Predicted 3D model of a 133-nucleotide RNA (Glycine riboswitch aptamer) from Thermomonas haemolytica. Of the family's consensus pairs, 90% are formed in the model. The coordinates come from a structure-prediction model, not an experiment, and the mean pLDDT is 77. The sequence is in RNAcentral, with records from Rfam. Rfam family: Glycine riboswitch aptamer. From the family's description: This family represents the bacterial glycine riboswitch. Glycine riboswitches usually consist of two metabolite-binding aptamers domains with similar structures in tandem. Its family is annotated with glycine biosynthetic process in the Gene Ontology.
RNA sequence: UGACCACACUCUGGAGAGAUCGGCACGCCCAUCCACCGGGCGAUGCCGGCGCCGAAGGGGCACGAAGCCGCGCGGACCACCCUCCCCGCCCGCGCGCUUUAAAACUCUCAGGCAGAAGGACAGAGCGGGCAUC
Numbered sequence: 001u002g003a004c005c006a007c008a009c010u011c012u013g014g015a016g017a018g019a020u021c022g023g024c025a026c027g028c029c030c031a032u033c034c035a036c037c038g039g040g041c042g043a044u045g046c047c048g049g050c051g052c053c054g055a056a057g058g059g060g061c062a063c064g065a066a067g068c069c070g071c072g073c074g075g076a077c078c079a080c081c082c083u084c085c086c087c088g089c090c091c092g093c094g095c096g097c098u099u100u101a102a103a104a105c106u107c108u109c110a111g112g113c114a115g116a117a118g119g120a121c122a123g124a125g126c127g128g129g130c131a132u133c
Base pairs, nucleotide, nucleotide: 001131002130004129005128007127009125010124011123012122013121018050020049021048022047023046024045025044026042027041028040029039030038051113052112053111057109058107059106060105064100065099066098067097068096070095071094072093073092074091075090
């Protein structure tokens, strides 16, 4: 120095889906005061049910590539041999199988469904790496 990498840190932007049901606890309210009981309320917590979301993470897939002692078709060649043919070997093609195999697609294991937090990804800064001088 850089149309490179996207590795650490910082800043900025950043979607979706429950005003759901039940239980327990907690808090508040009502019943003239207190406690119990009862009733009501709650984006307070935990557990469970049902419904839903995809953008932490994770799983799956195409084309293509490579391979195969699989199958089929075609071609070429040849030893022995009097001659011919078939098979195999060899080459090519097709199918099949195996391996490899991406995403914002897909699955929904995980995660999530007020706000906050988190958040793939994107931009910037500062370091680092790489390349060059």